[in-house]
This record gives sequence, C1' cells and structure tokens, in this order.
RNA sequence: AAAGCGGACGGGAUGAUCGCGGGGGCCGCGAGGUCUCCGAGGAAAGUCCGAGCUCCACAGGGCAGGGUGCUGGGUAACACCCAGUGGGGGCGACCCCAAGGAAAGUGCCACAGAAAAGAUACCGCCACCGCUCGCGGUGGUAAGGGUGAAAAGGUGAGGUAAGAGCUCACCAGUGCCGCCGGCGACGGCGGCAGCUUGGUAAACCCCACCCGGAGAAAGACCAAAUAGAGGAGGAGAGGCGGCCCGUCUCGCUCGACUCCCGGGUAGGUCGCUCGAGGCCGGCGGAAACGCCGGUCCCAGAUAAAUGAUCAUCGCCGUACCGCCUGGUGCGGAACGGCACAGAACUCGGCUUACAGGUCCUCUUUGCCG
RNA sequence: GGGCCCGUAGCAGAGUGGAUAAUGCACCGGCCUCCGGAGCCGGAGAUCGCGGGUUCGAAUCCUGCCGGGCCCGCCA
Repeated sequence: AAAGCGGACGGGAUGAUCGCGGGGGCCGCGAGGUCUCCGAGGAAAGUCCGAGCUCCACAGGGCAGGGUGCUGGGUAACACCCAGUGGGGGCGACCCCAAGGAAAGUGCCACAGAAAAGAUACCGCCACCGCUCGCGGUGGUAAGGGUGAAAAGGUGAGGUAAGAGCUCACCAGUGCCGCCGGCGACGGCGGCAGCUUGGUAAACCCCACCCGGAGAAAGACCAAAUAGAGGAGGAGAGGCGGCCCGUCUCGCUCGACUCCCGGGUAGGUCGCUCGAGGCCGGCGGAAACGCCGGUCCCAGAUAAAUGAUCAUCGCCGUACCGCCUGGUGCGGAACGGCACAGAACUCGGCUUACAGGUCCUCUUUGCCG
Repeated sequence: GGGCCCGUAGCAGAGUGGAUAAUGCACCGGCCUCCGGAGCCGGAGAUCGCGGGUUCGAAUCCUGCCGGGCCCGCCA
C1' cells in the first nucleotide's frame, strides 16, 4: 500500500421565527392568558420467542397437543447471552452448526441396478457336465467391470479350483475394560473383541425437561341512549377447561350461566408510565453478569403531538473556474443530495431494514528500511 | 393495537417428499362455414410469492422476509 477479519461509536450541528402534545407555577368567576421544564429509535419495525401486569379457569391425576434438545454457567425467564466440547469451512485473522437416540420398534429410499438392508449376481472368474467346438446347462464366488446420491471397511501378504476378515500384519472406525486430565461435554494413552452394524427422526416415534387460556379493544368506574315477556342450550346420578376420572365452593326450573338474533351508543376518568430504569464510581468474576455507593427523572398522545421555513457551517456526488511548489495539492463557486424509519401498557431478547462515515484489535500478500 | 388464515399459467383449482406440476375456462393455429359462433383436432403458456436450510431429491418439511384477506369496543 492493497485485499480482508472481528468489535465499538455515531447516524447531521448551531441560531432565529412561527407552530404542536404533556407536566408544574402565577393571574382570571370563567373562556382563557402568561412564565417555565420536558418531548421518538437503534431498530420505536416484524409480532418471532420469553416475562411483568390484568381478567377468567384451577384439589389432584391421566391422556392428547405444543415446545426445547452437546456441556457448564448467567438470568425474573427464554428458543437469548457468556465460556467451553465435538463437527464443518477458510492460506489466515475468523466464521457456521435444530449438535439426544438409526444397536427399542415401524415406515421410506423414485429412476437405474443382480441387489437399497443380513439381500443378491448382468458382465466377469473358477469347477463339473454336454455337444453341432464355441456355445449351452448346473454349481461355487463376490476380487474386477457396470448401476446409483448411497453397494456391506482400506492396503499388502498368505490361502484357494477361483475367491472372500477366510486367516495374518499395518491403517481407519465401532464397542467394552483400565489408567490419567477435566465440575462436565469430552480428550490422551494402553489393552481386548474380526465386531465393520447403509442413509433418513426439519418421517412416525423413543428418551429427558418445560408448558392452563386470553390479551390493554386485558380490566375497573362514571355518563348518555335504546326494545328485550325474543330464540336455542341448560344443571345435584348434572353443567362450565381440548378430552377423561374427579374434589371443594358458588348459583339454579320464580331460569344461574352460555350462545344466537334484535336494539342503543361511538363519550369521559383510571389502568398510564419510577422501571428486572439510566449514568458514574468501586468490588467480585475469565466472561455473560452480580453486589454496593452516589446521582438523575428521561414522551404519554387517542385519529393520535414530537414539525415547518430561513441563515451559517459540516459531509457526499456531478460538471466548472483560478493559483502554484504541477498532484492522492490549495482556494473559489453553481446545482443536487444527507439513509432506514417513527412511540400507542411496559420490559429482556431475536430477526429484518439502513445513504455516507469515524475509531480500535488482528490476518494475508507485495514493496521499502 | 391484538389475534387468525391464505399465496400454484390471465382466472378458477388439484397435487402434502420421487422430477416433462394435473384439469376446466380463457389464448393461439388448423378443419368445418358465404362469414361468425358452436363443434372437432392440435399447440403454447408455471422463478409453485421471495431467500436460506434439512434431504440423494422440496410446490410439499423447517425457518426468515414480502404481499393479501378476515375477526376483535362498550351498554341493556
């Protein structure tokens, strides 16, 4: 210098004028006026996970259904995060992995192929038999060829009619045993067993663990208006949760409760913003994170505020002018542009979108010293 | 704001692991007819909404986006 890897930050600034939403103070009988403070994001988004909160249901058990799935830790919790193990990719910095079980059982593996799982022989090889003498039949074999995404360990030697883990040596894998290291996943070393067992669980399933439902249009209160003798279901040996068994309580044939149909309304208050909260410092921890102290208050709207205009500056692009020391230079000035997006009960995550930038660690290659 | 569902040719619509993805209407060409329609014969037309993954193999299974549709207030 070029090409990259990982991480962090920020994502226009300042001023003036005119507005908008909310809190507080003062003035006013009131309408209102005035002063002051605050007023979008890293994703406020998708609504994909996990919770808080509220209402309903709930003794308990079983079934069904759904989710998660290497190990250890973090957390209110998680499918998230941190650290590691194993596997895969990259020369490397580094990145990716739904990563339990296929030796519990069942299913599937199209076409091709002899054969797709304890099965089999098209060509070939070998032995025997036959004859019309280069073919046919019977049997053996699975080394070689061929098919396929995938074919029953690999190499060599022995062995044999030809062959084959048939036997042996070495290598690879699997299982078991022992020792060592690690909390553990697992790793290392040694021994034994010819054990060599196809793939697929984002197919059914098995194993371990977890899970009640609905969602702020939750829910509570007030006000306005209207038409319920409306219809259906419906209960003590019963009804109401996805189903079954079943307990307590409550209410009920003067009709609880649920659903449907019809009618009215489209208003207000609370929930509603102080919270697993932000910032700073110290301590513990390898980290995620935790503990302690100090400090701060930081949007609460409801058709929905958080904006518009102008000026100066900054950055980028396009074409241009001038200067000189003549190039990755300096100065000037015109036009255009400055992303993705925008709270709607609140948090913790994930995912997705994002113009143009800044900083730091590291890698590879080239050149110079 | 919240919940649920869907996406296959121009339109409708089958296929739910096995490859050139059915079928009908519409479209194009030919036959027939004086011409047109109907009828008969033949043909073309599909990124299976888009990307990534699992698998030998994906319209189908899993996952992330994109687009569309439906339903939810209060009082009796």
Model confidence (mean pLDDT): 81 of 100.
Two RNAs folded together computationally: RNase P RNA and transfer RNA, 445 nucleotides in total.
Rfam match: Bacterial RNase P class A. Its family is annotated with dimeric ribonuclease P complex, ribonuclease P activity and tRNA processing in the Gene Ontology.